[in-house]
Molecule: transfer RNA
Organism: Minisyncoccota bacterium
């Protein structure tokens, strides 16, 4: 330097181009308990960035940031 794959809650992962972007953990409250844990209920929290396509974009193209990997 070229080429590939990756980017979504604190953290690990989902979502034929259309639904209020879901889940599991973690945090908080709350019930339970003699107290703690466990188990129940809720409650918060996210689409790297920037343009382009489209009635619509987490998703498709395109540059760019950042991580992996391969080639030289």
């Nucleotide at each position: 330097g070229c080429c590939c794959c990756u980017g979504u809650a604190g953290u690990u992962c989902a979502a034929c181009g259309g639904a209020u972007a879901g889940a599991a953990u973690a945090g908080c409250u709350c019930a339970c308990u003699c107290c703690u844990a466990a188990c129940g209920a809720g409650c918060u929290g996210a689409u790297c960035c920037a343009a382009g396509u489209u009635c619509a974009a987490u998703u498709c193209u395109u540059g760019g940031c950042a991580g992996g990997g391969g080639c030289a």